[in-house]
The RNA shown here (transfer RNA) has 74 nucleotides and comes from a Mollicutes bacterium.
Rfam family: tRNA. Rfam classes the family as a transfer RNA. Rfam's curators write: Transfer RNA (tRNA) molecules are approximately 80 nucleotides in length.
The organism belongs to Mollicutes, within Bacteria.

RNA sequence: GUCCUCAUAGCUCAGCAGGAUAGAGCACACGCCUUCUAAGCGUGCGGUCGUACGUUCGAAUCGUACUGGGGACG
Numbered sequence: 001g002u003c004c005u006c007a008u009a010g011c012u013c014a015g016c017a018g019g020a021u022a023g024a025g026c027a028c029a030c031g032c033c034u035u036c037u038a039a040g041c042g043u044g045c046g047g048u049c050g051u052a053c054g055u056u057c058g059a060a061u062c063g064u065a066c067u068g069g070g071g072a073c074g
C1' cells in the first nucleotide's frame, strides 16, 4: 500500500434478503422470601446501534468515506 473481517446497554452477545415501541443473559437498584447473608422469584434502570454523508415513505440493517480492534498478501 491492497484486501477481508468486527464495532448494538457497564460486560458478553442476538437482531443485519429495510417496516411499525431496539432485545436477551450477566451486572446494578428496589421488593418478596430468609433470623441474617447467599441462592431463588418479581419489578425497574440502562442504548444518538463507532462517526459523517447519501439512498429510501422508512436505515441497527443498503451505499460511500473516515476512525478504532483483529487478520491475509506485498
Stems, first nucleotide, its partner, number of pairs: 001073007010026004019057001028044005050066005